[in-house]
RNA sequence: UAGAGUCUUCGAGACAAGGUGAAAUUCCUUACCGGUGGUUAUAGUCCACAACACUAAUUAUUAUAUUAGUUAGUACGGUGAAAUUCCGUAAUCGACAGUAAAGUCUGGCUGGGAGAAGUUUUUA
Numbered sequence: 001u002a003g004a005g006u007c008u009u010c011g012a013g014a015c016a017a018g019g020u021g022a023a024a025u026u027c028c029u030u031a032c033c034g035g036u037g038g039u040u041a042u043a044g045u046c047c048a049c050a051a052c053a054c055u056a057a058u059u060a061u062u063a064u065a066u067u068a069g070u071u072a073g074u075a076c077g078g079u080g081a082a083a084u085u086c087c088g089u090a091a092u093c094g095a096c097a098g099u100a101a102a103g104u105c106u107g108g109c110u111g112g113g114a115g116a117a118g119u120u121u122u123u124a
Base pairs, nucleotide, nucleotide: 001124002123003122004121005120007118008117009116010115017029018028019027031104032103033094034093035049036048037047038046044092045091053070054069055068056067057066058065074090075089076088077087078086096107097106098105
């Protein structure tokens, strides 16, 4: 230095103002938010992954677990060697359950997790 393992810690943000109404942070005007790794150059919208939800197979008495799969969204102009990532303009997307219809409230969640930092063992 590289590979493999142990343990510890960390690991998602956002309704300000107004309107209607018996009731809305859910509707309307408008505001606000953006997980992880990658990328010739910084990304919600490119590529890949996690989470939520669903489907199938396998195991199991069940609970559940494992594996595989499915599910959203960007254009134009500028600079530059290089940018769907920067700058300008205009767009667009956001699981399930609850409730006056929710990306922003409440709940599953004191959970799980891509991964990040450190620690230590071992192999080369």

This is a predicted structure of a 124-nucleotide RNA (FMN riboswitch aptamer (RFN element)) from Haloplasmatales bacterium 4B. The sequence was found by an Rfam model in a public genome assembly. Model confidence (mean pLDDT): 82 of 100.